[in-house]
RNA sequence: GCCUUUGUAGCUCAGUGGUAGAGCACUUCAUUGGUAAUGAAGAGGUCACGGGUUCAAUCCCCGUCAAAGGCUCCA
Numbered sequence: 001g002c003c004u005u006u007g008u009a010g011c012u013c014a015g016u017g018g019u020a021g022a023g024c025a026c027u028u029c030a031u032u033g034g035u036a037a038u039g040a041a042g043a044g045g046u047c048a049c050g051g052g053u054u055c056a057a058u059c060c061c062c063g064u065c066a067a068a069g070g071c072u073c074c075a
Base pairs, nucleotide, nucleotide: 001071002070003069004068005067006066007065010024011023012022013021018055026042027041028040029039030038048064049063050062051061052060
């Protein structure tokens, strides 16, 4: 330098062109003599960034950035 895959909540990951989700973690409440556990409720997201297509893009297309893997050249 080239190719492939990946980028979504604090962490690990789903997801679909038409309101963005789960588990764990976090907060509050209940329960307990007090914890843990359990139950209930809640908060938490510019869907990596920019542009394009579309009535509508997290999803499709292009570019950039980052991570992982592979290949090539020079020394």
Molecule: transfer RNA
Organism: Synechococcales cyanobacterium GL140_1_metabinner_5_sub